[in-house]
c-di-GMP-I-GGC riboswitch aptamer from a Eubacteriaceae bacterium, 86 nucleotides, folded computationally. Its Rfam family is "c-di-GMP-I-GGC riboswitch aptamer". Rfam links the family to the GO term cyclic-di-GMP binding. The sequence was found by an Rfam model in a public genome assembly. The source organism's lineage runs through Bacteria, Bacillota, Clostridia, Eubacteriales and Eubacteriaceae. Its mean pLDDT, the model's own confidence on a scale to 100, is 85.

RNA sequence: AGCGAUAAUGGCAAACCUGUCGAAAGACAGGGACGCAAAGCCAAGGGCCUUCCCUGAAUUUUCAGGAUGGCAGCCGGUUACCGAAA
Numbered sequence: 001a002g003c004g005a006u007a008a009u010g011g012c013a014a015a016c017c018u019g020u021c022g023a024a025a026g027a028c029a030g031g032g033a034c035g036c037a038a039a040g041c042c043a044a045g046g047g048c049c050u051u052c053c054c055u056g057a058a059u060u061u062u063c064a065g066g067a068u069g070g071c072a073g074c075c076g077g078u079u080a081c082c083g084a085a086a
Stems, first nucleotide, its partner, number of pairs: 003083002011036002016031006034073001040078003045075002047071003051067001053066005
C1' cells in the first nucleotide's frame, strides 16, 4: 500500500415520532436504531430526486430540454483511528 476479527478505544444513526424551516425534494434539533470500517469531508465527474421557474412539444396535465435546489446511507474522489488472520 492493500485487507478487515464475535479484538480494543471511540464514533455515526435508517425507518418511524415530535418540533422548526422549505413550494417541493429535503434540511436542522430532540427521541429512536435498520444498519455502517470511512454512514468523516467533497454536489467542479457520473447517477438519482425536486419544480416557486424558462423554452419547446402536446393540449389541460403530461413529455423533452434548460435552470434551480437537494441526495455523500448510489458510484466516485479525498483524508483518517485500530491491527487478529491472510